Transfer RNA from Puia sp., 72 nucleotides, folded computationally. The RNAcentral record of the sequence draws on ENA and MGnify. It matches the Rfam family "tRNA". The prediction has a mean pLDDT of 82. RNAcentral records the identical sequence in 2 taxa.
[in-house]
RNA sequence: UGGCCCAUAGCUCAAUGGCUGAGUAUCGCACUUUUAAUGCGAGGGUUCCGGGUUCGACUCCCGGUGGGCCAA
Repeated sequence: UGGCCCAUAGCUCAAUGGCUGAGUAUCGCACUUUUAAUGCGAGGGUUCCGGGUUCGACUCCCGGUGGGCCAA
């Protein structure tokens, strides 16, 4: 310098242009002599940033930022 990939909950990751989710963690309740385990529930999101397309964007397009890989 060029090419490719990634960015979504504290963490690990899903999500065909149409309600933003799961596991785990945290908190509460049940169970238990107690803890753990188990079951039920709750909270937790500016989907990296800025624009564009669209009735509607995590998703498509452009630019930027950060990270990874390859080539030189």